[in-house]
């Protein structure tokens, strides 16, 4: 510090995901030790058991038991105790239910207060009286606890005395904050107390004792220290789908009540308080110190320490106390549990351990008071589940081991393999050291300091040397952990590693197996026979006593942006405008001195974080010290800037005045033209309306046309990115009333300004309410057309509405998709409305000031784009936005008569949805071009028959493969066996075929002939028979392993071929140049070609694969060469015939050469070129072949061949016979042959190329009606064989199922062949089908071409051959032209399409699943009002009934005084009625909604998506949609 995901590729916007840290954590697997630390987060559920508060005998009486005096009664010492009495039980501990403030943190305040123990300081403790536990006796209850008389004591309890003081009242003073405070005088009033303990000299005393002291306690009063109360200001959640709250409520006035202020409380008066800076309400929640994470700012968080609340079963309430409204105290009420003799008792673990229950989940029913601390206690001391140790848990942090060196035969095994090796890997094994930790064994600290007794000295108190007490010193005296930390010894590499992960983010790669299965997955995605992604393995990588994974929280996220984001189109400017709060504000000048800024004071507990030093062998972890602690408080100070307060100014603002321009509003009046419609005319058969109809209209007289009249809407031409208006919106003329902008030139006012949550007016079009009105048009409707349907598009009719009046609604793609103001910032050009300058004046021009366009620089922006009317740069102020979908929907609330409209979630679900440009396909988009593409023609196919291929069917088999164009007379240039892959049977297993070992054996092999059998094979037999150095050695057979062998699979694993676009003009690339980039330029552009041919141009300049030329055949011609070809001339010969001599002159052979290049001339043009001519055999590529760029199409071949993986191995191999591939209701493709007269039969007469021959062509000649036979000359080939037929000539036929066409039958024959039945071809004689020129359609060809007639060749024993390859001959017709159909090229334009239009994509419906709204209604909690009960229990009133202490009274009796019980009054918990609110669960039935594999119906949207879309509304439909109005252009 980022990375992974939207696309084909791109920038961008944006969400999702990862990788880091954390954790009082759970889980999987796994675990060797110690150290410090941590552990009930869920039910504040319910709890058995044992502890978790006592202590003091130096307050006090008694009593028990020991021991000692005493005859006993008693009495002393020492222990121990119930009991009364005093402290303490509000402290420590423990939880976080509630509490959005009666809590909490910071800072102040108290002049509105209180304080036990503690310390200081001053005074004082005289003297009395009366009970009453315990304790006796009696009694009551199952207990638990009591009653009744009786005795007794205190530091318990009541009087009284004194008063240093204190406290009420009063003067005075000096401060202060109002109310008072502070110090101080007076006198009044009122106000205290207890003793124990130890010691003793003198003096009294009968004696206890008095008394002196000493030490504790009491009692008051100051003051202090720590604490606690109460107020005040600031701060720290959420929600406005909670906007309004409240009667003790706000404030007075008096009075109670508390330590204390206050409505705390209560009478009376008055009617306030709070609240958009969030009151009330809901809803969550203990708060801080701090923690976690972050660069920080933040954002999350309160475990464990610490420090405050609150709480104790749940509610209420008091008492005692210095403190509670009291966690192990009381009293009521309730739920639970528990005892009970049934009458009535107990009882509260959120104390420490433990249990059940819940739960994903949290430990020992353990030691000790040895240290800290705490209570009591004069002390010893006692108590302490605090504490401080122990145990469990890898919960977390830190620490350490599991050995270390040295060691290649690079061992074995594992795995891998290209079979070579490579890895594991110096790892192991071996040698040679250590010895941590673990284990044995010995030793063994510190945590301890007092304390106390005893003994000695020294000071202090004292009347005292006694008691006390400090202080020193000697002695003894105190460890829970624990024989523990540590340290030696011993032995021996001995006892000690997992876990995850490995396609990419993200370190780490093979084999097996599985075959969209099983299964992984954090995101993108993996798996359909070669998975680095499942599984296993084997190696790598990460981390290690732990590792993974789950889940929390920070962060990467500048993804809510204060640091530090947006809003023209990606989400997002409110429709517009005015204006209160609120926010910001021009110059100048003087005050304060808010903010500010500086300095100082306090204060920010301690722990934590951070530094520095120490301390445990280290670290973690402690210890000391420091810094820090952005904050509040207080005070001095400074005045630029802000704020206030005050004076002033004119540059914003805005007032008057003068002037023009304008579809700005409002009312009223008026006006022509057009349509309709009513009436008259004139007319006569259509009109109308469409792609074409048709439904309407018309002979009852229409369309048309002329007059008149009536209605109602709307305003033609001007009319213009021209005016106005704040948007909406505004258009004929006149008139009145009225609003705003502009300009000029002075004077006035004196910041009076900008924005603007909430408000509040205005707001197209539809749509509503009620009254007019109503030609046109026109949702609904209706009919008629298209059409598979047509709820649509056209047509014809039409009702609501548009129109006018009041009155709602309040929304638009209300958009410039761009708030408002101000200010700044190079320019260019047009327009509106004014002024000025120029000129005599107009215009022209130049200057300015508001307005409104268009191009553009800088700048910005992802890009488009925008650009002074900025989407630039600033400043102020508003609204708005944070993935898409659920959704602008659900519920609430608010407006609405309604429609509806505002405000606005969530579950749930996707990894995406976008924007802008690229680049390409694609378009029922557009330019321009081409092509036998259409057109112009010619002859075909489709109809018949047959051949032949496919389909289908059929069969044991009908082998396999090719399937739009680019399969279908294709693989196959030749299936009667053979071919043959396929059926049906019968044989063989190292095999028909290769190559190696291994053993044995005679054999080489070759040939003869036997039985079986259909062959094959199987069996048996004979004959002749290899070499040799005698070891053997090549061969050969059998066995035996390796391996052969597959036309088995997979052409979606492949090589290599080839089809196709298409011989189409294309498709690239280096450098440079422009773009952030994806890419673009060049390759576009003007012409021009058959062509990216070639020319100009140009930010592009070259170059490469293609094009074209080179090659090959033809077309002239030369030149060479003359046999087997030729035959002009010469000569000889034949019936004939280059036949023969002879010649190479022609033709022809077959080789080089020339020849055509727009070269020439002429028009044209800027050139390329293109016209046209001439020459010339040929002329503009002369014709014709061969050649096929980059790639498309997972195109076609594993069956040609090769080859990856796979399967099969007595078979899916082989080998054989036989059959099959030829099978036939049908379809289809491709072809012969006809349908005849341009013909057919018969007859005669010509003229070819080119290729083939030896197992072969095969001639003359003979036989056969023919196929054909017999035969055998020549020819290995310009020599011999083969060798034309349309054509021509001259005749019959005379338009017909025929002298036309032959299929099919019968029969008789040839030939091939081991064999022609399933299955050959041919002759020849008889038969003599369909068929008379072919629907929809649809093929093919532009010149030696189509048509047409033969004739070779290949394959082949022959043959299905009518097909292919090729040759000649005879040989035409048409092309105006590119409008349209098909294919292609290029440029451009739209795109939501990229698997690319056979793309994408919408909705209804059915089904499955899911979450969620509504719904009679049920249930539960939560809480509001009124009223009934009315418990303990303060408070008050009563108190006829009881009372020890004071006082009265003769020491009486009784009487005062003061209380107590009880009663009654208010106020009160829980309960209980009624009635409302608010949230949650749950509901038959019902809404839509989201997902689901290949349902169903249609085709709305993306291109002009075939009716451009969309927006608002209204209406209408199965549905997606369809129409009307008015709007956008996206």
């Nucleotide at each position: 510090a980022g990375a992974a995901u939207u696309u084909g590729a791109u920038c961008u916007u944006g969400g999702u995901u990862c990788a880091g840290a954390u954790c009082g954590a759970a889980u999987g697997c796994u675990g060797a030790c110690g150290g410090c630390g941590u552990g009930g987060a869920u039910g504040a559920g319910g709890c058995a058991u044992g502890c978790a508060a006592g202590u003091c005998g130096c307050a006090c009486g008694a009593u028990a038991u020991a021991g000692g005096g005493g005859u006993a009664a008693c009495u002393c010492u020492a222990u121990a105790u119930a009991g009364u009495g005093g402290c303490g039980c509000a402290a420590g501990g423990g939880u976080u239910a509630g509490u959005a403030a009666u809590a909490c943190a910071u800072g102040g305040g108290u002049a509105a207060u209180c304080u036990g123990c503690c310390u200081c300081c001053g005074a004082c403790c005289c003297g009395g009286g009366a009970a009453u536990a315990a304790c006796g006796g009696c009694u009551g209850g199952a207990a638990a606890c009591g009653g009744c008389c009786g005795c007794u004591a205190a530091u318990a309890c009541c009087g009284g005395a004194u008063g240093a003081g204190g406290u009420g009242a009063u003067g005075u003073a000096a401060g202060g904050c109002a109310u008072c405070u502070u110090a101080u005088g007076u006198u009044u009033a009122u106000c205290a107390a207890a003793g124990c303990a130890g010691g003793g000299g003198a003096c009294c005393g009968a004696a206890a004792g008095g008394c002196c002291u000493u030490g504790u306690g009491g009692u008051u009063g100051g003051a202090g220290a720590a604490g606690a109360g109460c107020c005040c200001a600031u701060g720290g959640g959420a929600u406005a789908u909670c906007a309004g709250c409240u009667a003790g409520u706000u404030g007075g006035u008096g009075a109670g009540g508390u330590a204390a202020u206050g409505g705390c409380u209560c009478a009376c008066c008055a009617a306030g308080g709070c609240u958009a800076a969030g009151a009330c309400g809901u809803c969550u929640a203990g708060g801080c110190g701090g923690a976690u994470u972050g660069a920080g700012a933040g954002a999350u968080u309160g475990a464990c320490c610490g420090c405050c609340a609150a709480c104790a079963c749940u509610g209420g309430g008091a008492c005692u106390g210095a403190g509670a409204u009291a966690c192990u105290g009381c009293c009521c009420a309730g739920a639970c549990u528990c005892c009970u003799a049934c009458g009535g008792g107990a009882g509260g673990c959120u104390g420490c351990a433990g249990u059940c229950g819940a739960g994903a989940a949290u430990a020992u029913u353990u030691g000790u008071c040895a240290a800290u601390g705490u209570a009591c206690g004069a002390a010893a001391g006692u108590a302490u589940g605090a504490a401080c140790a122990u145990g469990c848990g890898a919960c977390g942090c830190c620490g350490c081991g599991u050995g270390g060196a040295g060691g290649a035969a690079g061992a074995a095994g594992g795995c891998c393999u290209u079979c070579g090796g490579g890895u594991u890997g110096u790892a192991a094994a071996c040698u040679c050291c250590u010895g941590u930790c673990a284990u044995g064994a010995g030793g063994g600290a510190g945590u301890a300091a007092g304390u106390g007794u005893a003994u000695g000295c020294a000071g202090g108190c004292u009347a005292a040397u006694a008691c006390c007490u400090u202080g020193c010193a000697u002695a003894c005296u105190u460890g829970a952990c624990a024989g523990u930390a540590c340290c030696u010894c011993a032995a021996g590499a001995g006892g000690a590693a997992g876990u995850c992960a490995c396609g990419g983010c993200u370190a780490a790669c093979u084999c097996u197996g599985u075959g969209c299965c099983a299964g992984c997955a954090g995101c993108c995605g993996c798996g359909g026979u070669a998975a680095u992604a499942c599984a296993g393995a084997g190696g790598u990588g990460g981390c290690a006593a732990g590792u993974g994974u789950u889940g929390u929280u920070c962060g990467g996220a500048u993804u809510u942006a204060c640091u530090g984001g947006g809003c023209g189109u990606a989400a997002a400017g409110g429709g517009u405008c005015c204006g209160c709060a609120g926010g910001c504000g021009g110059c100048u000048u003087u005050g304060u001195g808010u903010g500010u800024c500086a300095g100082a004071u306090g204060u920010g507990a301690a722990a934590g974080c951070c530094c520095a030093c120490g301390g445990c062998u280290u670290a973690a972890c402690c210890g000391u010290g420091g810094a820090a602690u952005g904050g509040c408080a207080u005070u001095u100070g400074a005045a630029a800037c802000u704020a206030c307060a005050g004076a002033g100014c004119u540059a914003g603002a805005g007032u008057a005045c003068a002037g023009g321009a304008g579809a700005g509003g409002a009312u009223a009046g008026g006006g022509g033209a057009a349509u309709u419609c009513a009436u008259g005319g004139u007319g006569u058969a259509g009109c109308g309306g469409u792609g074409a109809a048709a439904u309407g209209c018309g002979u009852a007289g229409a369309u048309a046309u002329c007059a008149u009249g009536a209605a109602g809407a709307a305003c033609a031409c001007c009319g213009g990115u021209g005016g106005c208006g704040a948007a909406a919106g505004c258009g004929c003329c006149u008139a009145u009333c009225u609003g705003g902008a502009c300009u000029g030139a002075u004077a006035c006012u004196g910041a009076c300004g900008c924005u603007c949550a909430g408000g509040g007016a205005c707001g197209a079009a539809a749509g509503c309410c009620a009254g007019g009105g109503g030609a046109g048009c026109a949702a609904a409707g209706a009919g008629g057309a298209u059409u598979a349907g047509a709820u649509a598009c056209c047509c014809u009719c039409g009702u609501a509405g548009u129109c006018c009046u009041g009155g709602c609604c309040a929304u638009a793609a209300a958009c410039g998709g761009u708030g408002c103001g101000c200010a700044c910032u190079u320019g260019a050009u047009g327009u509106g409305g004014g002024a000025g300058g120029u000129u005599u004046a107009c215009c022209c021009c130049c200057u300015u000031c508001c307005g409104u366009g268009u191009c553009g620089a800088a700048g910005c922006u992802a890009a488009c784009g925008c650009g002074a009317u900025a989407a630039g740069u600033g400043c102020g102020c508003c609204g708005c936005c944070u993935g898409g979908g659920a959704a602008g929907u659900a519920c609430g609330g608010c407006c609405g008569c309604a429609a509806g409209g505002u405000u606005a979630a969530a579950a749930c679900u996707c990894a995406a949805a976008g924007g802008a440009a690229u680049u390409g396909a694609c378009g029922g988009g557009g330019g321009c071009c081409c092509g036998c593409a259409c057109a112009a023609g010619c002859g075909g196919u489709g109809g018949a028959g047959c051949a032949u291929g496919u389909g289908g069917c059929u069969u044991a088999a009908u082998u396999c493969g090719a399937u739009g164009c680019a399969a279908c007379g294709c693989g196959a240039a030749g299936a009667a066996c053979c071919u043959u892959a396929c059926c049906u049977g019968g044989g063989c297993u190292u095999g028909a075929c290769a190559u190696g070992u291994a053993a044995c054996u005679g054999c080489a092999u070759a040939c003869g002939a036997c039985c079986u059998g259909a062959a094959a094979g199987g069996g048996a037999c004979g004959u002749a028979g290899c070499c040799u150095u005698c070891g053997a050695g090549g061969g050969u057979g059998u066995u035996a392993c390796a391996c052969a062998g597959g036309u088995g699979c997979u052409g979606c694993a492949u090589g290599g071929c080839u089809g196709u676009c298409g011989u189409c003009a294309g498709c690239u690339c280096g450098u440079g140049c422009c773009g952030u980039g994806a890419g673009g330029u060049g390759u576009u552009g003007g012409g021009u070609u058959a062509a990216g041919u070639c020319c100009c141009g140009c930010a592009a300049c070259g170059a490469g694969c293609g094009c074209a030329a080179c090659c090959c055949c033809u077309a002239u011609g030369u030149u060479u060469a003359g046999u087997u070809g030729c035959c002009a001339u010469c000569a000889g010969g034949u019936a004939a015939u280059g036949c023969u001599g002879g010649g190479c002159a022609c033709u022809c052979u077959a080789a080089a050469c020339a020849g055509a290049c727009u070269g020439c001339c002429g028009g044209u043009g800027a050139a390329a070129g293109c016209c046209g001519g001439a020459g010339g055999a040929a002329g503009g590529u002369g014709g014709g072949g061969a050649u096929g760029a980059c790639g498309u199409c997972a195109a076609g071949u594993c069956a040609g061949c090769a080859u990856g993986g796979u399967c099969c191995u007595u078979a899916u191999g082989u080998c054989c016979a036989g059959g099959g591939c030829u099978g036939c209701a049908c379809a289809c493709g491709u072809g012969c042959u006809a349908c005849a007269a341009u013909g057919g039969g018969u007859g005669g007469u010509a003229c070819a190329g080119a290729a083939g021959g030896a197992a072969g062509c095969g001639a003359u000649a003979c036989c056969g009606c023919g196929a054909g036979g017999u035969g055998g000359a020549g020819c290995a080939a310009a020599u011999c064989c083969c060798c034309a037929a349309a054509a021509c000539c001259a005749u019959c036929c005379c338009c017909a199922g025929u002298u036309c066409a032959g299929a099919u039958u019968g029969g008789a024959g040839u030939c091939u062949g081991a064999a022609a039945u399933u299955c050959g071809a041919c002759u020849c004689c008889a038969u003599g089908a369909a068929g008379u020129u072919g629907g929809a359609a649809u093929c093919g060809c532009u010149a030696g071409u189509a048509a047409u007639g033969g004739c070779g060749c290949a394959u082949c024993a022959g043959c299905u051959a009518c097909g292919g390859c090729g040759c000649c001959g005879u040989g035409a017709a048409u092309a105006c032209g590119u409008u349209c159909c098909c294919g292609g090229g290029c440029c451009u334009u739209g795109u939501a399409c990229a698997c690319a239009c056979c793309g994408c994509c919408c909705g209804u419906c059915a089904c499955a699943u899911c979450a969620u709204g509504g719904a009679a209604g049920u249930u539960a909690g939560c809480u509001g009002c009124a009223c009934c009960c009315g418990a303990a229990g303060u408070c008050g009133c009563u108190g006829a009934u009881c009372c020890a202490a004071c006082c009265c009274g003769u020491c009486a009796a009784g009487g005062g005084g003061g209380g107590a019980a009880g009663g009654c009054g208010c106020c009160g918990a829980a309960g209980g009625u009624g009635u409302g609110g608010c949230u949650g669960a749950u509901g038959a039935c019902u809404g839509g909604g989201a997902u689901g594999a290949a349902g169903u119906c249609g085709u709305a949207a993306c291109a002009a998506g075939g009716u451009a879309g969309c927006c608002g509304u209204u209406g209408g439909g199965g549905a997606a949609c369809c129409a009307g109005c008015g709007g956008c252009u996206g």
Molecule: small-subunit ribosomal RNA
Organism: Pontiellaceae bacterium